[in-house]
This is a predicted structure of a 73-nucleotide RNA (transfer RNA) from an uncultured Candidatus Micrarchaeota archaeon. The sequence was found in a public genome assembly.

RNA sequence: GGAUCCGUGGUGGAAUGGUUAACACGCCGCUCUCACACAGCGGAGACUCGCGGUUCGAUCCCGCGCGGAUCCA
Numbered sequence: 001g002g003a004u005c006c007g008u009g010g011u012g013g014a015a016u017g018g019u020u021a022a023c024a025c026g027c028c029g030c031u032c033u034c035a036c037a038c039a040g041c042g043g044a045g046a047c048u049c050g051c052g053g054u055u056c057g058a059u060c061c062c063g064c065g066c067g068g069a070u071c072c073a
Base pairs, nucleotide, nucleotide: 001072002071003070004069005068006067007066010025011024012023018056027043028042029041030040031039049065050064051063052062053061
């Protein structure tokens, strides 16, 4: 330098055009306990890497960047 794949809460990870963006772990509060853990209940936390484009509508499709992984040179 080229090709392919990927980028979504603190972490992992779904949603593949339709409007509160799941779920699990973690975190906070309550219940339980003498207390801790487990368990149960509730809550906060991502407008989805950035900028444009297509569309009535974009996490999803397209382009250019940025970053990461793998392969080729």
About this RNA:
It matches the Rfam family "tRNA". By type it is a transfer RNA. Model confidence (mean pLDDT): 82 of 100.